[in-house]
Molecule: transfer RNA
Organism: Prevotella sp.
RNA sequence: CAGCCUGUAGCUCAGUCUGGUAGAGCGCCUGUUUUGGGAACAGGAAGUCCCGUGUUCAAAUCACGGUAGGCUGA
Repeated sequence: CAGCCUGUAGCUCAGUCUGGUAGAGCGCCUGUUUUGGGAACAGGAAGUCCCGUGUUCAAAUCACGGUAGGCUGA
C1' cells in the first nucleotide's frame, strides 16, 4: 500500500443474505424460598446496533466515505 473479515445490553453472541416491534445465554436488581449463603422459581432494569452521509413510507440490515481490531498478500 492492496484485498478480505469483524464492531449490536456489563460480557459472549444471534439477527444482516431476503429492509418492516432490537433479541438469547451469562451477569446485575427486586420478590418468594432459606437461620444465612448458594441453588431453584417469578418479575424487572440495562441499547445513539462503531461514526457520518445518502437511498427508502420505513435502515442494525442496502450504497458511499471514515474509524478501530484481526487475517492474507506485496